[in-house]
RNA sequence: GCGGAGGGCCGGAUGGCCGCGGCGGUUUCGAUCGUCGAGGAAAGUCCGGACUCCAUGAGGCGACGGUGCCGGGUAACGCCCGGCGGGGGAAACCCCAGGGACAGCGCCACAGAGAACAGACCGCCGCUGUUCGCAGCGGCAAGGGUGAAACGGUGGGGUAAGAGCCCACCGGGGGGCUGGCAACAGCACCCGCAUGGCAAGCCCCACCGGGAGCAAUGCCGAAUAGGGACCGCGCGCGGGUUGCGACUCGCAGGGCCGCCUUGCCCCAGCAGGUCCGGGUAGGCAGCUUGACCCGUCCGGCAACGGCCGGGCCAGAGGAAUGGUCAUCGAUCCGGGAAACCGGGGAACAGAAUCCGGCUUACAGGCCCUCCGCGCGC
Numbered sequence: 001g002c003g004g005a006g007g008g009c010c011g012g013a014u015g016g017c018c019g020c021g022g023c024g025g026u027u028u029c030g031a032u033c034g035u036c037g038a039g040g041a042a043a044g045u046c047c048g049g050a051c052u053c054c055a056u057g058a059g060g061c062g063a064c065g066g067u068g069c070c071g072g073g074u075a076a077c078g079c080c081c082g083g084c085g086g087g088g089g090a091a092a093c094c095c096c097a098g099g100g101a102c103a104g105c106g107c108c109a110c111a112g113a114g115a116a117c118a119g120a121c122c123g124c125c126g127c128u129g130u131u132c133g134c135a136g137c138g139g140c141a142a143g144g145g146u147g148a149a150a151c152g153g154u155g156g157g158g159u160a161a162g163a164g165c166c167c168a169c170c171g172g173g174g175g176g177c178u179g180g181c182a183a184c185a186g187c188a189c190c191c192g193c194a195u196g197g198c199a200a201g202c203c204c205c206a207c208c209g210g211g212a213g214c215a216a217u218g219c220c221g222a223a224u225a226g227g228g229a230c231c232g233c234g235c236g237c238g239g240g241u242u243g244c245g246a247c248u249c250g251c252a253g254g255g256c257c258g259c260c261u262u263g264c265c266c267c268a269g270c271a272g273g274u275c276c277g278g279g280u281a282g283g284c285a286g287c288u289u290g291a292c293c294c295g296u297c298c299g300g301c302a303a304c305g306g307c308c309g310g311g312c313c314a315g316a317g318g319a320a321u322g323g324u325c326a327u328c329g330a331u332c333c334g335g336g337a338a339a340c341c342g343g344g345g346a347a348c349a350g351a352a353u354c355c356g357g358c359u360u361a362c363a364g365g366c367c368c369u370c371c372g373c374g375c376g377c
Base pairs, nucleotide, nucleotide: 001373002372003371004370005369006368007367008366009365010364012328013327014326015325016324017323018322020037021036022035023034024033025032026031039348043359044358046357047356048355049354050353051213052212053211054210064209065208066207067206068205069083070082071081072080073079084098085096086095087094088093099204100203104202105201106198107197108196121144122143123140124139125138126137127136128135129134152170153169154168155167156166157165171193172191173190174189176187177186178185179184217285218284219283220282227276228275229274230273231272232270233269236251237250238249239248240247241246253267254266255265292311293310294309295308297306298305299304332343333342334341335340
C1' cells in the first nucleotide's frame, strides 16, 4: 500500500433575532430574568420485567401456549458471556430451533427394478439349448444407472462370479479407565455391523407461564339533562257514602316497548323549592431519582458484580422541542492531468408510565484490534 475479519463512537458547526413547553426568581400583574428541552434507534410492539387494577384457600393432575447442548450472568428473558459439538473459510473469524427416531403413530414427492421385515433394470458368473443374433434355468450384488437418501466406506485376500465371507485401517455400537462442575474429549479392549431420514409432522421428556394494561388506577368535581328523599301547591269525568274534610266504586289515560287480544300489576300533575348520590366536561396525582449516568479502584477470561466520589439528564397532555438571517460547511454533481473552479447544502427518523433486550431503517465520517498478500528499511 492492497484485500479481508471483529468491535466502538459520531452522525452538520457557531452566533444573532423572533417563537413554544417545563422549573425557579423578580413583579407596578403588563411583563421580565435565569436554566433545561428528542434518539441511537424515540420505530416495530416481537420477548422479559417494574407498577396498577381484576381474579385467586393450598397442593396435585389435566388442557393450552412457550422454551430446549453445558456452565455462568441477570430483577427476569426466547437476552448476554464463556465453553462443547456440527458446518463454512487459507486465516482473522462467521453460522446452527443444537433434547428424544428400540414409547407409539405417520410421511418419504419426482425419478427409479427397488424407499424400510428391501430389491434385480443394465450387468458379472455357471449350466443347458442354439439358426451363433441369442434364449431358458440358476447364482451374485462388486460395477453401471435413478434419486435428497439404495441397508457401512477404502484397500487386500478369497471366489465360477461375488459378498464382513475373512483381514487391516476408517466409521459405528458396547461396557470400562483417565481428564473436565458439566456438555464432552482422549485412551486401550470387545463386537463383523446389531434395526435409514423427517420431531420448524403428531408425539414423548424436562422446565416456565393467571388476565388486562398508564385510555392501568386513585382523588376533586361543575353547567345542562336525568335519578332519589322531603317540603309546597295541585289532583280528570260519572256514581255512591258523608254535614264538610275525606273515603269508595266505575269509566277514560299512561307504563310494563315488534304488533294484536286477554289477564294481572304499577303510575298519575308542576320549567316550584331544599338536600342527597352516581356519571360526564374539566382539574390533580400516577410522571419521571432510576435494576439511572460519569469517573478512579477492586474481583472475574468475559457477561457482570462491588466500594468510594461526583451528577440530575424532556416531562408535554390534541400534545412544546420550531422559524429566519449571517458565517462555515463533508460526502455528492459538472469541469480539469493536477492544484483548483463552479453548483448544491446533510442519512434514518420525531419522546407520550418507565426500564432490560431483540429486530428493522440509516448519506457519510472517525478510531481501535486482528488475518492474509506485496514493497521498502